[in-house]
RNA sequence: GAUCGAUAAUAGCAAAGCCGGGGUAACCCGGUGACGCAAAACCACGGGUCCCUGUCGGGAUAGCCGAGUUGCCGAA
Repeated sequence: GAUCGAUAAUAGCAAAGCCGGGGUAACCCGGUGACGCAAAACCACGGGUCCCUGUCGGGAUAGCCGAGUUGCCGAA
């Protein structure tokens, strides 16, 4: 350094629900709250799922899977 991920250590993120707000909707933002997460950091490139649309098409989801980029620690 790489692989790997421990009853290690320092940190981190924050599901559902509730309150307020935005949006046609999926869903998102803030507060609260913790189900969990070794990338639950970023990314909409591929797939899946969801919403809108008469169609063309547009939008959402990264805590659905894969790919890509970056990051803390150092046992076996």
Model confidence (mean pLDDT): 89 of 100. A computed fold for a 76-nucleotide RNA from Pelobacter sp. UBA6812, annotated as c-di-GMP-I riboswitch aptamer.